[in-house]
RNA sequence: GAUUUAUAAAGAAGCGUGGAGAGACAGGCUCAGAGAAGCGCUAGCAACCAUCAGUCCGUCAGUUGACGGAUAGAAAGGUGCUAAAUCCUGAUCCCAGGAAUGUUUGCCAGGUGGCAAAAUUGGGAGAAUAUAAAUU
Numbered sequence: 001g002a003u004u005u006a007u008a009a010a011g012a013a014g015c016g017u018g019g020a021g022a023g024a025c026a027g028g029c030u031c032a033g034a035g036a037a038g039c040g041c042u043a044g045c046a047a048c049c050a051u052c053a054g055u056c057c058g059u060c061a062g063u064u065g066a067c068g069g070a071u072a073g074a075a076a077g078g079u080g081c082u083a084a085a086u087c088c089u090g091a092u093c094c095c096a097g098g099a100a101u102g103u104u105u106g107c108c109a110g111g112u113g114g115c116a117a118a119a120u121u122g123g124g125a126g127a128a129u130a131u132a133a134a135u136u
Stems, first nucleotide, its partner, number of pairs: 001136008013042005021031003025090004043082003048078002051074002054071008086128001092125006103118006
C1' cells in the first nucleotide's frame, strides 16, 4: 500500500519547544501571534486487540476442569483518540414533501390543460475518509 470486518451525534488537555499554518480532498464554515502544524513530557478518554475475574450456552473429559460462543464489567499492557456530529455538504440509488408564482425537458390531450422528470427541501442507504483487528 491492498482486501475483509467492525466502529465513527457519547467521551477526554495542560505544559515545554516551535514560529504560520490547521481542520484528509473540493466547496463552505471554523480554529490560529491571546501562538497553527510538527516534536517532547505529563495527564486523561475509550474499550478494538491482549489480559483479569463473573454469568449463561454448547462440546469434550467425568466432578471439577479444558476448549469454543454470547453477554455485561475491570483498566497494570499494544494501538487509537482528547475544537466544532467524521465540523457541514459532496459519486450513485431509494422514500417522502412541495401553498402561490414561475423555469426547462418529455409524453398525453387538443382550446390554453393534465401527467412525469429536472432544478429544490427532508430522511435513509451508500460512497469517501479515519481508527482498530485479521489477512496479504

A computed fold for a 136-nucleotide RNA from uncultured Fulvivirga sp., annotated as SAM riboswitch aptamer (S box leader). Taxonomically the source falls in Fulvivirga (Bacteria, Pseudomonadati, Cytophagia, Fulvivirgaceae).